Small-subunit ribosomal RNA, central domain from an uncultured prokaryote, 354 nucleotides, folded computationally. The RNAcentral record of the full RNA draws on ENA. Its Rfam family is "Bacterial small subunit ribosomal RNA".

Context: one part of a larger RNA
């Protein structure tokens, strides 16, 4: 609860596609469900008013009549806006067309330093680490130097509030194969469209299940140190894991803590993309400048916020859908259910307290 909210007080679902549903552009005829008006008919009684009559009066009680009855169910009329059916349109929405731009994806093949590691040369006492030290390593030759060989992960510089992608997220190069944007168009479709309750599919790390693989990194675990202690923080080792195939899990401070789509409302000043002009060119996929469009950032008027801020990439003015919130703990627990192989997720309370 007929209200008010969700960047930071509680609140946006982790993105994203879609189904019911909500809700929908412009014009025109028709229609009258829907509306909106007029008439009729009915709408108990009690209460209400107004004249009366009765208790000596009055509260009261009764009688006519009035008014209430917001509603129902029948004619009848309007023709604006919602619905319905038809006809048409093109500003939303798709398709096509083109010349571009990207760390978008998927599988394949290729490089490239560096790390360990093995040989093989050269040298011969020490290396290594720390604040300092020890542990560790080393005369079965280590730390260094050079040369060959394995192997596995990774991709310096370019790197840039810069690009791509729905969001998780993407980075040596080369190929094939999918996808999606921007912009340009004197091309086509014509409302096909928005959101999304259930529903589907994506979904980092870490984890799990089978199998490879294993430099280097490194939980757990062992030493060494600090210290009162040191189940850390440092420092030597080191498993699981990190990598790759198939699968499952399905959560993150999955953040912009800001749901999606539409209109409408000052500017300024970087930056990518295309695009159209003008200039200057070394004539080249060059540059500079101006001007649309999309995107990304900074600063900012008006407005908005309790302010911090935010400001055409709203958190400002509107519309439409959809999720959510309702004082603090107890508790994201418990109990039931649905998914998992487990670890758990996902739905989620109350007594209690205060």
């Nucleotide at each position: 609860u007929u209200g008010g909210g969700c960047c930071u007080a509680a609140a946006g679902c982790g993105u994203c596609c879609g189904u019911a549903g909500c809700c929908g552009g412009u014009u025109c005829u028709a229609u009258a469900a829907a509306u909106u008006u007029u008439c009729u008919g009915u709408g108990a009684a009690a209460u209400c008013g107004u004249u009366g009559u009765a208790c000596u009066c009055a509260a009261u009680a009764u009688a006519a009549c009035g008014a209430c009855g917001u509603g129902c169910a029948g004619a009848a009329a309007a023709g604006a806006c919602u619905g319905u059916a038809g006809a048409a349109c093109u500003a939303g929405g798709g398709a096509c067309c083109g010349g571009g731009a990207g760390g978008c994806g998927u599988c394949a093949g290729a490089g490239g330093u560096a790390u360990u590691c093995a040989g093989g040369a050269g040298g011969g006492a020490g290396c290594g680490g720390u604040a300092a030290a020890a542990u560790g390593c080393u005369a079965u030759a280590a730390u260094c130097u050079c040369c060959u060989g394995a192997g596995g992960a990774c991709c310096c510089c370019c790197u840039g509030u810069g690009g791509c992608g729905a969001a998780g997220g993407c980075g040596u190069c080369u190929g094939a194969c999918g996808a999606g944007a921007a912009c340009g168009g004197a091309u086509c479709c014509g409302a096909c469209g928005g959101u999304g309750a259930g529903g589907g599919a994506c979904g980092a790390a870490a984890g799990c299940c089978a199998g490879g693989g294993g430099a280097g990194c490194g939980a757990a675990c062992c030493g060494g140190a600090u210290u009162a202690g040191a189940u850390a923080c440092c420092c030597g080792a080191g498993u699981a894991g990190u990598c790759c195939u198939g699968g499952c899990u399905g959560u993150a401070a999955a953040c912009u803590c800001u749901g999606c789509g539409a209109g409408c409302u000052a500017g300024g000043u970087g930056u990518u993309g295309c695009a159209u002009a003008u200039u200057c060119u070394c004539c080249g996929a060059g540059a500079a400048u101006a001007u649309g469009c999309a995107g990304u950032g900074u600063c900012g008027a008006a407005g908005c916020g309790a302010a911090g801020g935010u400001g055409u990439u709203a958190a400002g003015c509107u519309c439409g859908c959809c999720g959510c919130c309702u004082g603090g703990g107890a508790a994201g627990u418990a109990u039931g259910g649905u998914c998992g192989c487990a670890a758990g997720a996902c739905u989620g309370a109350a007594a209690c307290u205060u």